Small-subunit ribosomal RNA, 3' major domain from an uncultured prokaryote, 476 nucleotides, folded computationally.
The coordinates come from a structure-prediction model, not an experiment, and the mean pLDDT is 81.

Context: one part of a larger RNA
RNA sequence: UGACGGGGGCCCGCACAAGCGGUGGAGCAUGUGGUUUAAUUCGAUGCAACGCGAAGAACCUUACCUGCCCUUGACAUCCUCGGAACUUGUCAGAGAUGAUUUGGUGCCUUCGGGAACCGAGUGACAGGUGCUGCAUGGCUGUCGUCAGCUCGUGUCGUGAGAUGUUGGGUUAAGUCCCGUAACGGGCGCAACCCCUAUCCUUAGUUACCAUCAGUUCGGCUGGGGACUCUAGGAAACUGCCGGUGACAAACCGGAGGAAGGUGGGGAUGACGUCAAGUCAUCAUGGCCCUUAUGGGUAGGGCUACACACGUGCUACAAUGGCCGGUACAGAGGGUUGCCAACCCGCCGAGGGCAAGCCAAUCUCACAAAACCGGUCGUAGUCCGGAUUGGAGUCUGCAACUCGACUCCAUGAAGUCGGAAUCGAUAGUAAUCGCGAAUCAGAACGUCGCGGUGAAUACGUUCCCGGGCCUUGUACA
Numbered sequence: 001u002g003a004c005g006g007g008g009g010c011c012c013g014c015a016c017a018a019g020c021g022g023u024g025g026a027g028c029a030u031g032u033g034g035u036u037u038a039a040u041u042c043g044a045u046g047c048a049a050c051g052c053g054a055a056g057a058a059c060c061u062u063a064c065c066u067g068c069c070c071u072u073g074a075c076a077u078c079c080u081c082g083g084a085a086c087u088u089g090u091c092a093g094a095g096a097u098g099a100u101u102u103g104g105u106g107c108c109u110u111c112g113g114g115a116a117c118c119g120a121g122u123g124a125c126a127g128g129u130g131c132u133g134c135a136u137g138g139c140u141g142u143c144g145u146c147a148g149c150u151c152g153u154g155u156c157g158u159g160a161g162a163u164g165u166u167g168g169g170u171u172a173a174g175u176c177c178c179g180u181a182a183c184g185g186g187c188g189c190a191a192c193c194c195c196u197a198u199c200c201u202u203a204g205u206u207a208c209c210a211u212c213a214g215u216u217c218g219g220c221u222g223g224g225g226a227c228u229c230u231a232g233g234a235a236a237c238u239g240c241c242g243g244u245g246a247c248a249a250a251c252c253g254g255a256g257g258a259a260g261g262u263g264g265g266g267a268u269g270a271c272g273u274c275a276a277g278u279c280a281u282c283a284u285g286g287c288c289c290u291u292a293u294g295g296g297u298a299g300g301g302c303u304a305c306a307c308a309c310g311u312g313c314u315a316c317a318a319u320g321g322c323c324g325g326u327a328c329a330g331a332g333g334g335u336u337g338c339c340a341a342c343c344c345g346c347c348g349a350g351g352g353c354a355a356g357c358c359a360a361u362c363u364c365a366c367a368a369a370a371c372c373g374g375u376c377g378u379a380g381u382c383c384g385g386a387u388u389g390g391a392g393u394c395u396g397c398a399a400c401u402c403g404a405c406u407c408c409a410u411g412a413a414g415u416c417g418g419a420a421u422c423g424a425u426a427g428u429a430a431u432c433g434c435g436a437a438u439c440a441g442a443a444c445g446u447c448g449c450g451g452u453g454a455a456u457a458c459g460u461u462c463c464c465g466g467g468c469c470u471u472g473u474a475c476a
Base pairs, nucleotide, nucleotide: 001476002475003473004472005471007470008469009468010467011466012465013464015460016459020423021422022421023420026314027313028312029311030310031309032308033307034305035304042053043052064300065299066298067297068296069295070294073125077124078123079121080120081119082118083117086103089100090099091098092097107114108113127289128288130287131286132285136283137282138278139277140276141274143272148187149186150185151184152183153182154163155162156161167178168177169176193266194265195264196263198234199233200232202231203230204229208224209223212222213221214220237260240254241253242252243251244250316417320376321375322374323373324372325371332364333363334362337357338356342352343351344350383414388409389408390407391406392405393404394403430452431451432450433449434448435447436446
């Protein structure tokens, strides 16, 4: 100087407390451990691994296993020789591949040849998701959006170092003020950026429709430029008033205001810590393989299952289930695409035909909870839907291992969950549906979007984490 303390002081955080909803019990989904396996590819492992890499494993992916094949190689550069490239069929084979066969002679040319491509050969080399993240770059997590981390000069100290950065106030903040052997500067904080809340102006198409007219009653048409909206600007700064304070910074209350003291949210992550994570995104040193640890191919595996754990979904019901009726979103996607209306499918998944749309125009697309009426009456039920049998649809060469969905039948566990443990302070929790990425198909996951919409916070004694000062130390 740090680090640590079941030392002290001050302060903060859904840290506790208060209140709400969960997890832990059940079934299923998914990840992991373990076990099994020819293989169940690899990585991630307290917080900070475990719906994680994977925004999507039937083949492919794929790195794993088994079998069958190749050896200058699937890919790059160079050399030699031959042939344009390319293309049709047949046979063998699981395919890779092998054998054979049809058509084709192009472009440039100084007629030597050349360009692109294909085949054969030779070696230099290619190739490696092989090892080392404890050799590395880059990227990332975490402490933590915590308020800290430092430098120059000066001063003090033999020196390591100290001072500044401590102190008195204050703040979300090393934020600001005052004091001060310090005076200044940098990286952080804040602001500048984006979304959202209010208003104004300009502009009205594909958006809008108050007034007027028509109307097939649909902003549909004429029309309108008010409103919504689209996209430019204004607005908030402790600016004003009162009080407290040290005549300061600031704090408390008030006015006006759509919004008030950072208005709400996002992006933004200092010096560093964990030899944290990643050699399997990529790059890369070293080591290793080179008729194989490289390459191709078919099938299998990553989907196994006594069990254990994590994360979720659905429930156990009446604030509910079912039936009928009837409203109201936002944000997105669409040409290998979104697909209307109509018809078919006893219903349905879906199919047929086919208009529109490169989209503020058309379409996905009926939002659901809510509301109105009816029924059920506390029951393993008209709760719950697992599992299984049957029949189908769709995608795709192909749904056996191993897809999703539909219909009929079946109707398991489960009556609110031990010890323990998690989330969130307001348009939040809870609850309800909608969309997108990936994607042929395949979400209960992920990322977004809106609808309905609470309770509680006395307080900081305690648990956890953190900041500043101080003290002790057999620690560095």